Overview
A computed fold for an 89-nucleotide RNA from Guptibacillus spartinae, annotated as Glycine riboswitch aptamer. The organism belongs to Guptibacillus, within Bacteria.

[in-house]
RNA sequence: AUGAAAGCAAGAGGAGAGACUGCUAGAUGCAGCGCCGAAGGAGCAAACAAAUUUGUGAAUCUCUCAGGCAAAAAGACUCUUGCUAGACG
Repeated sequence: AUGAAAGCAAGAGGAGAGACUGCUAGAUGCAGCGCCGAAGGAGCAAACAAAUUUGUGAAUCUCUCAGGCAAAAAGACUCUUGCUAGACG
C1' cells in the first nucleotide's frame, strides 16, 4: 500500500443413511441385523527423489477404525464481516 496466501473470532448456508429388532417402565444403556460418507484417521495417481523396489505424494475418490442413521447437536465445504499477517508490486 486499491494488501496475496494463511490463521483466529462472529454470523449465514450446509448432504447422506434404522424414531429397525430383542432385553427393558423407558432411554442416549446392552445385544443383534442393516446402512451412510462431509469431523478426525488410513490408502494412492501423476510427478519427484533415491536406485529396483523403496520413500515423498491430492481429493467431496476409496476404506469405514473412529463417527453417524427422527428432532436438536455435530458437520467437510462455501459466503460475509472484523482482527492478525505481510507475498507480488